[in-house]
RNA sequence: CGAGUUCGCCGGACGACCGCGGCACCCGUGUCGAGGAAAGUCCGGACUCCACAGGGCAGGACGCUGGAUAACCCCCAGGCGGCGCGAGCCGAUGGAAAGUGCAACAGAGAGCAGACCGCCGACCCCGAGUCGGCAAGGGUGAAACGGUGGGGUAAGAGCCCACCAGCGGGGCGGGUGACCGUCCCGGCUAGGCAAACCCCGUCCGGAGCAAGACCAAGCAGGGAGCGAUUGGCCCGAUCGAUGCUCCCAGGUGGGUCGCUAGAGGCCUGCGGCAACGCAGGUCCCAGAUAGAUGGUCGUCGCCGCCUCGGCGGUACAGGAUCCGGCUUACAGGCGAACUCGGAAC
RNA sequence: UGGGGGGUGGUGUAACUGGCAGCACGGCGGGUUUUGGUCCCGUAAGUACGGGUUCGAGCCCUGUCCCCCCAG
Numbered sequence: 001c002g003a004g005u006u007c008g009c010c011g012g013a014c015g016a017c018c019g020c021g022g023c024a025c026c027c028g029u030g031u032c033g034a035g036g037a038a039a040g041u042c043c044g045g046a047c048u049c050c051a052c053a054g055g056g057c058a059g060g061a062c063g064c065u066g067g068a069u070a071a072c073c074c075c076c077a078g079g080c081g082g083c084g085c086g087a088g089c090c091g092a093u094g095g096a097a098a099g100u101g102c103a104a105c106a107g108a109g110a111g112c113a114g115a116c117c118g119c120c121g122a123c124c125c126c127g128a129g130u131c132g133g134c135a136a137g138g139g140u141g142a143a144a145c146g147g148u149g150g151g152g153u154a155a156g157a158g159c160c161c162a163c164c165a166g167c168g169g170g171g172c173g174g175g176u177g178a179c180c181g182u183c184c185c186g187g188c189u190a191g192g193c194a195a196a197c198c199c200c201g202u203c204c205g206g207a208g209c210a211a212g213a214c215c216a217a218g219c220a221g222g223g224a225g226c227g228a229u230u231g232g233c234c235c236g237a238u239c240g241a242u243g244c245u246c247c248c249a250g251g252u253g254g255g256u257c258g259c260u261a262g263a264g265g266c267c268u269g270c271g272g273c274a275a276c277g278c279a280g281g282u283c284c285c286a287g288a289u290a291g292a293u294g295g296u297c298g299u300c301g302c303c304g305c306c307u308c309g310g311c312g313g314u315a316c317a318g319g320a321u322c323c324g325g326c327u328u329a330c331a332g333g334c335g336a337a338c339u340c341g342g343a344a345c
Numbered sequence: 346u347g348g349g350g351g352g353u354g355g356u357g358u359a360a361c362u363g364g365c366a367g368c369a370c371g372g373c374g375g376g377u378u379u380u381g382g383u384c385c386c387g388u389a390a391g392u393a394c395g396g397g398u399u400c401g402a403g404c405c406c407u408g409u410c411c412c413c414c415c416a417g
Base pairs, nucleotide, nucleotide: 001341002340003339004338005337006336007335008334009333010332012300013299014298015297016296017295018294020033021032022031023030024029025028035316039327040326042325043324044323045322046321047208048207049206050205059204060203061202062201063200064078065077066076067075079093080091081090082089083088094199095198099197100196101193102192116138117137118134119133120132121131122130123129124127146164147163148162149161150160151159167186168185169184170183171182172181173180174179212257213256214255215254221248222247223246224245225244226243228242229241230240231239264283265282266281267280268279269278270277271276301314302313303312304311305310306309346416347415348414349413350412351411352410355370356369357368358367364400372388373387374386375385376384393409394408395407396406397405
């Protein structure tokens, strides 16, 4: 210098004037007033109401290990597998020796085995013959039941042996663990798919701020259930009244609370590889209800164009109970660490 | 806020349990006809987008975008 990887951050600034919403009061002033995603509503919680002895079935979600958290399908660190020269990236990543199932086409044969060409032997009618043996070689396929070498054989084959790979069991060592390393023994091969059914393990009661509570206005009642009180002189059945819950019908769709001080922001220190946690200090930071944050001008920043001092533009987008994540959109810019290649010293 | 369904050539639609994406209309070219239509022959064109599982994805899983419907 070129190409790239990962992480983090900013995403217009200042001033004047006219406006908008909340709050406060001295009543015309002061103060506050969108985001990194406020978005999608995909996960998880707080909160509220309903239900509930405990537990199970069904259904759903998740799925290596350890940690972190209020919680999670998020996050951090690690293991294993795959990709990349590399920095790094990706992975729903438990179980296929519980059971059931699937594999088009090609091919002789596709899950348990199999023989088209071929190799070998025997027989005869000596041929493109018949019978038998074999699975090393060829061929098909995404995948063909270990690989290499030697022995062995009519030809061959884990048939036997050595080494290697893989499987099962055991020992030792390292690690909290997933797992890794190493040694011994065994039998010689056990295939793939569980984002197919399924098995195993963990978790999950339901609904949502239009939750829910209160006030005002308005309307038309009817039905079902529950158990408590009460009336029919006492008790039981039964009937009625009051109450609560649900359903249908009818009415309203105004206001107040919930509502914003919170798992809160910022700074510093400490613990931890990190996610994160702890301590101290400091700050108060939107609460609208058809829904407030806009407009004009000036200076500067950035981008584009040209006639070179002018013109034009300045992303994605906007609260609606709140919070932690994920995902998606985004002009332009900044910082840090690292990798590969080239050149020079 | 909660729930359900869907996206396949230009248009309307098929595809069973994952195995060569079909059909009709339309378009284009040719033939038949004096010409047009009808009819006949041929042809182009598609799984909304990104990623994953699998030998193989329209179909299975996941994320995104869009459309339609229902309840309060």
Description: Predicted 3D model of RNase P RNA and transfer RNA as a complex of 417 nucleotides. Its mean pLDDT, the model's own confidence on a scale to 100, is 79. It holds a member of the Rfam family "Bacterial RNase P class A". Rfam's curators write: Ribonuclease P (RNase P) is a ubiquitous endoribonuclease, found in archaea, bacteria and eukarya as well as chloroplasts and mitochondria. Rfam classes the family as a ribozyme.